[in-house]
Context: one part of a larger RNA
Molecule: small-subunit ribosomal RNA, central domain
Organism: uncultured archaeon
RNA sequence: UUGGGCCUAAAGCGCCCGUAGCCGGCCCCGUAAGUCCACGCUUAAAUACCCCGGCUCAACCGGGGAAGGAGUGUGGAUACUACGGGGCUAGGGGGCGGGAGAGGCCGGGGGUACUUCCGGAGUAGGGGCGAAAUCCGUAGAUCCCGGAAGGACCACCAGUGGCGAAGGCGCCCGGCUAGAACGCGCCCGACGGUGAGGGGCGAAAGCCGGGGCAGCAAAAGGGAUUAGAUACCCCUGUAGUCCCGGCUGUAAACGAUGCGGGCUAGAUGUUGGGUGGCUUAGGGCCCACCCAGUGUCGCAGGGAAGCCGUUAAGCCCGCCGCCUGGGGAGUACGGCCGCAAGGCUGAAACUU
Repeated sequence: UUGGGCCUAAAGCGCCCGUAGCCGGCCCCGUAAGUCCACGCUUAAAUACCCCGGCUCAACCGGGGAAGGAGUGUGGAUACUACGGGGCUAGGGGGCGGGAGAGGCCGGGGGUACUUCCGGAGUAGGGGCGAAAUCCGUAGAUCCCGGAAGGACCACCAGUGGCGAAGGCGCCCGGCUAGAACGCGCCCGACGGUGAGGGGCGAAAGCCGGGGCAGCAAAAGGGAUUAGAUACCCCUGUAGUCCCGGCUGUAAACGAUGCGGGCUAGAUGUUGGGUGGCUUAGGGCCCACCCAGUGUCGCAGGGAAGCCGUUAAGCCCGCCGCCUGGGGAGUACGGCCGCAAGGCUGAAACUU
C1' cells in the first nucleotide's frame, strides 16, 4: 500500500536476447470505439441535501423540489487516443568506404624464469628467520659452466590506454568469426522502446569423467612463537591451480548508480575517426573545429551530507525490477533445479 522511495540510510535482477503486455515520429483522408455536448427513458419507496408545513420546540412526521452519479437510446462535435487507407524521413535497419582494438574460437611458433635429470669443475657448508629450529649436504649439497626434459606463465612495451552486454580479455603469426566508432546520405520506410513469464551467457571456488602436474598451495605433517597457538613466521606437502568434455549459477558479479529517448554553461587531458591549416612531405607537427569513447574540474540545478554535475545523482517521457524498522532469517516448511555441495522462491511464532 490511491503514498514515498531505491550511489552510501531498506531497495537496480550479475549481464544480454526476447514472448505477452504497456508505451510509441511527421503529414493527409476516412470511421467515430474511447473522449466531449444536447435531449429522451430508466435508476421503487424510505434515507441523505434544499424549501414549506404539522405536533408549544426538537427528535419525529407530512408535502414539494433541485443537483450530482450510473445505465441505456437518439442526435451532434473530431482536438487528442484508437482503427482503416495513403504519403514522408529526422527514429530504427541495410549498403558502400578507409581506419582502430588484450572482443571470441581454433591451429602453429617463440621467450625468460623455475624444477628435475645427465656431464664437467669444485669443497663444507647450504637453506631459513626477529632470532632459530625442523629441512638439505662428505653416498659430495649450495655456488659456477655445458646439455636435456617438463609444466605453467607471457617482464619491458603498459597508459584514470583499448575491446567486450556483463563475467572478462595482454608474447608472436595465421585461419575462422562477432560487435562498435567515423565518413557518404545510396536503399527500406516507424520496421521502434521496454520487457512479466521464458531462453542464453556468466569470475573464483566446488563436483563428475579423462589427461597433466614445473612452480604455487587449502587440508595434513613437522619446526618455532606463546600462558596456550587447532594462527600469524619457517621446512615439507595433497586436493586444487593447467588441458578436454559435462555440471554448478554464485560474488563487495560495484559506478554498491536498470534500459531507451529528449532537454539543460563551460574548461582541460586522452583514445578512434573525419574536416581544415602547417610541413623537413614521415602514418610528421601543432592549432582549430565536428562525431564517438574515456578521465579530471566545474555553472545552473540537485542532494541530509559526502558529493553528482551533457558519461547526472539536474529537468522530463516510456517500460521493467525492487524496498516498506532491527533480530529471528536469506532460516523453516513446501515447490522447482542440482550427482553432491547447494541454488532459486521464501515465511511465522517470539523478541525489540